[in-house]
RNA sequence: CGAGUAAACCGGGUGAUCGCCCUGGAUUUAUUUUGCCAGGGAGGAAAGUCCGAGCUCCACCGAGCAGGGUGCUGGGUAACGCCCAGGAGGGGAGACCCUACGGAAAGUGCCACAGAAACACACCGCCAGCGGCUGGCUUAGCCAGUGCGGGCAAGGGUGAAAUGGUGAGGCAAGAGCUCACCAGCAACUGGGAGACUAGUUGGCUGGGCAAACCCCACCUGGAGCAAGACCGAAUAAGAGGGCAUUUAAGGUGCUCGGCCUAAGUCCUCGGGUUGGUCGCUUGACCCUGAUGGUAACAUCAGGGCUAGAUGGAUGGUCACCACUCCACGUGGAGUACAGGACUCGGCUUAUAGGUUUACUCGCCCA
RNA sequence: GUCCCGGUGGUGUAGCCUGGCCUAACAUACCACACUGUCAAUGUGGAGAUCGGGGGUUCGAAUCCCCUCCGGGCGCCA
Repeated sequence: CGAGUAAACCGGGUGAUCGCCCUGGAUUUAUUUUGCCAGGGAGGAAAGUCCGAGCUCCACCGAGCAGGGUGCUGGGUAACGCCCAGGAGGGGAGACCCUACGGAAAGUGCCACAGAAACACACCGCCAGCGGCUGGCUUAGCCAGUGCGGGCAAGGGUGAAAUGGUGAGGCAAGAGCUCACCAGCAACUGGGAGACUAGUUGGCUGGGCAAACCCCACCUGGAGCAAGACCGAAUAAGAGGGCAUUUAAGGUGCUCGGCCUAAGUCCUCGGGUUGGUCGCUUGACCCUGAUGGUAACAUCAGGGCUAGAUGGAUGGUCACCACUCCACGUGGAGUACAGGACUCGGCUUAUAGGUUUACUCGCCCA
Repeated sequence: GUCCCGGUGGUGUAGCCUGGCCUAACAUACCACACUGUCAAUGUGGAGAUCGGGGGUUCGAAUCCCCUCCGGGCGCCA
């Protein structure tokens, strides 16, 4: 200098003017309205609504079941399907990256087509080991062919996958039949909290799919701010039905038990209210420093208050500057993705351009 | 804001649950031929789909799983 990997941050600025929302203050006898003064006013994703919670209600409590979720180990966290650090497998030359990563001897199921065969049936084949037939010859025998019976699954073919793989020996021909190396499985010993890993020995060892049903371990009530609480106002003393008058009906998945409302209770249809206040912003909050920890993060100290709308709020105009492109008549055009609605912790998706740090590789110079 | 459904030739629908005969089916529309004096109807045949897009599991995906884009619904779930 170039190419790459991982992470963090910014993502227009300044002034003037007009128009908005909130809070506070002054003014006023008091309240309201208008006006005045001061201060504050969108994001890293506010998006998707994929997860987890805080919070609210169901009057609830306990046990079980169903349904749902997660899935290597250990930590972090309020919790999580998230984050950090490791392990195994895989990719890359490397820095690094990816993984829905428990179990197929608990059971059931699927593996089309092709192929002999997909829990196991020999198509092409190999074999003078046994018993026959035919022919030839040097006629006690040898050679060649052939069908039956027999031995084999090493070679070829099919397929994504076919009785561990490669090589040598052995055999009538073969086969872990034997040996060497490797993979898998089991046992023992060492290391590690653990996942796992290293070594030794051993017999020789028939698949894959659980993002198939399922089994195992752990977690899990339901509905959700349009939750819910209060005020005000209005309406048709609304209509019908089930059960019941002390254990019926109902009690936010189902069952059981307790308990509660209890003389009432639930269901269906129809009507009225579409007004206002609260919930609504001080939080598992943010910033800085110290300590501990590999890290995520935790503890302590100091500092800060940063939208609360509700037919739903910072937009329009002008000037200058910054950046990018074209031009040099000193000008013109443009500046990403995109805007709260109870609040947080994450994940995923969209994103013009720019800055910084660390590491890897290549080239050059000293 | 919550919950639910759907996307397949030009059009309307099957197929998905239980993955292979998917070389993706049926109807209609289009084209050609036959029939008819001519048209229509009818009959025969033909062409036309990256199964909304991307990724993953698997030997194999329209179908199973994840992400994303678009459309619609509950006579309001207030």
Two RNAs folded together computationally: RNase P RNA and transfer RNA, 444 nucleotides in total. Rfam match: Bacterial RNase P class A. The family's RNA type in Rfam is ribozyme.